[in-house]
This is a predicted structure of a 516-nucleotide part of an RNA (small-subunit ribosomal RNA, 5' domain) from a Candidatus Chloroheliaceae bacterium. The sequence was found in a public genome assembly. NCBI's taxonomy places the organism under Bacteria, Bacillati, Chloroflexota, Chloroflexia, Candidatus Chloroheliaceae. Its mean pLDDT, the model's own confidence on a scale to 100, is 85. Its Rfam family is "Bacterial small subunit ribosomal RNA". Rfam links the family to the GO terms structural constituent of ribosome and ribosome.
Context: one part of a larger RNA
RNA sequence: GGAUGAACGCUAGCGGGAGGCUUAACACAUGCAAGUCGAGGGGUAUAGUAGCAAUACUAGAGACCGGCGCACGGGUGAGUAACGCGUAUGCAACCUGCCCUUUACAGGGGGAUAGCCCGUCGAAAGGCGGAUUAAUACCCCAUAAGAUGGUACUGCCGCAUGGCAGAGCCAUAAAAGCUUCGGCGGUAAAGGAUGGGCAUGCGUGACAUUAGCUAGUUGGCGGGGUAACGGCCCACCAAGGCUACGAUGUCUAGGGGUUCUGAGAGGAAGGUCCCCCACACUGGUACUGAGACACGGACCAGACUCCUACGGGAGGCAGCAGUGAGGAAUAUUGGUCAAUGGGCGAGAGCCUGAACCAGCCAUCCCGCGUGCAGGAAGACGGCCCUAUGGGUUGUAAACUGCUUUUGUGCAGGAAGAAUGUGCCCAUCGUGAUGGGUAUUGACGGUACUGCAUGAAUAAGCACCGGCUAACUCCGUGCCAGCAGCCGCGGUAAUACGGAGGGUGCAAGCGUUAUCC
Numbered sequence: 001g002g003a004u005g006a007a008c009g010c011u012a013g014c015g016g017g018a019g020g021c022u023u024a025a026c027a028c029a030u031g032c033a034a035g036u037c038g039a040g041g042g043g044u045a046u047a048g049u050a051g052c053a054a055u056a057c058u059a060g061a062g063a064c065c066g067g068c069g070c071a072c073g074g075g076u077g078a079g080u081a082a083c084g085c086g087u088a089u090g091c092a093a094c095c096u097g098c099c100c101u102u103u104a105c106a107g108g109g110g111g112a113u114a115g116c117c118c119g120u121c122g123a124a125a126g127g128c129g130g131a132u133u134a135a136u137a138c139c140c141c142a143u144a145a146g147a148u149g150g151u152a153c154u155g156c157c158g159c160a161u162g163g164c165a166g167a168g169c170c171a172u173a174a175a176a177g178c179u180u181c182g183g184c185g186g187u188a189a190a191g192g193a194u195g196g197g198c199a200u201g202c203g204u205g206a207c208a209u210u211a212g213c214u215a216g217u218u219g220g221c222g223g224g225g226u227a228a229c230g231g232c233c234c235a236c237c238a239a240g241g242c243u244a245c246g247a248u249g250u251c252u253a254g255g256g257g258u259u260c261u262g263a264g265a266g267g268a269a270g271g272u273c274c275c276c277c278a279c280a281c282u283g284g285u286a287c288u289g290a291g292a293c294a295c296g297g298a299c300c301a302g303a304c305u306c307c308u309a310c311g312g313g314a315g316g317c318a319g320c321a322g323u324g325a326g327g328a329a330u331a332u333u334g335g336u337c338a339a340u341g342g343g344c345g346a347g348a349g350c351c352u353g354a355a356c357c358a359g360c361c362a363u364c365c366c367g368c369g370u371g372c373a374g375g376a377a378g379a380c381g382g383c384c385c386u387a388u389g390g391g392u393u394g395u396a397a398a399c400u401g402c403u404u405u406u407g408u409g410c411a412g413g414a415a416g417a418a419u420g421u422g423c424c425c426a427u428c429g430u431g432a433u434g435g436g437u438a439u440u441g442a443c444g445g446u447a448c449u450g451c452a453u454g455a456a457u458a459a460g461c462a463c464c465g466g467c468u469a470a471c472u473c474c475g476u477g478c479c480a481g482c483a484g485c486c487g488c489g490g491u492a493a494u495a496c497g498g499a500g501g502g503u504g505c506a507a508g509c510g511u512u513a514u515c516c
Base pairs, nucleotide, nucleotide: 001516002515003514004513006512007511008510009509010508013368014367015366016365017364018363019361020360021326026324027323028322030321031320032319035068036067037066040065041064046059047058048057049056050055075279076278077277084204085203086202087201088200089199090198091197094196095195099192100191101190102189103188104187105186107141108140109139110138117130118129119128120127121126147172148171149170150169151168153166154165155164156163157162177184178183205251206250207249212242213241214240217239218238219237220236222234223233224232254276255275256274257273258269259268260267261266281302282301283300284299285298304315305314306313307312332358334357335356336355340354341352342351343350344349371402372401373400374399381393382392383391384390385389407453408452409451410450411449412448416443420439421438422437423436424435425434426433427432428431460505461504462503463502464501465486466485467484471500472499473498474497475496481488482487
């Protein structure tokens, strides 16, 4: 000098863009953050219409069964020195819901169960029994080109194990309906796309004041397990494996794209944004599922908090706000689904603290303003001096003319809107495509524009001995004090304190901390 997620002191007019718990992965009151589908199913409370009523019809919340989603999105950086990450390969050792392409199929039957009703236990959370009922829930049988397993065969190929193709026999396993009749779904198989899993080369901290480490350890055979290879796990057999090219141990740390600095080489950092990883009160376990060993799922153990009728129960903000605590220090218990995106749905639509916006903070970057021109009696006042005077503040002020960014008032007023929906029209055809029209904006009466008004509403901070741009007077008298280094102060201090003047930056300026 540059830089910062900064803090502190003094000061402060505006706009745009960005950023905002670096500390206690400390504890959390309250609200919200994942639902949706009636075009899968049974079906009710309730409301309306008709009726004196019984009843009939229409609409139909919540709850329940079922489907899909909840593995995404959002947060954090504790752990991890590791195939975790980066890069480059391999899988002849693998999986992939929804989506796309192609092929084939969907025949017959059955028993339950929630809900509802009745009863019952419990303070509650919740549970138990009986009766009855549905399905795209569950089960059985049939069919099997292809798939999977077995068996014997042929051809081709390869980087070892081996792979591909063809035809034969045996065995095994499917399906679901709804409909406005247009479609939407279902089952099996092949391919694609997307997403993942695994393995490997190389790279990726400190300490040798850590030198030896290792028994599932290293390899084999056989098995289990997995989507899949593998000591991943197990039985048996062998005695191996790693290490001075740093094993093992200890400490520290999420990694990268990138960011800062530097001429570069390098050094330092990894906040915001993007990719990957790990975690979800602490530890462990699996279930469901295409996918989890699952932040707002389950079970067990533990610590903590809460409720209790003392028998027993409930909870997990490292989601968005917010609270306490810690700290030098870091924001609103805001608005909207209008846009973008996600989930469900045929759709309308519903949900979405993702997202988009607004609020707070000079925390940073950028931009604008606080006027412009003229004006010498070089005014008054202040300060200094060699003092009837001179110098300086200083064209500075007054005064004259001009302008109106900004401010204030009034008026107008967006883009972001594409879709979707209603109506009309055209074409094919009862749905799609296109056109017209109406409607759909949280931000927001915001940005922006025009008119009016009046220089009006707006300057500070640090420094002035040298380094280092900028000097005099007074006070003080090794005192009070200053200080980044050298050093100033003991009676004329350009170094302390004040004043005048000056220098530098400027809505900021200094100080502190850290990096280059």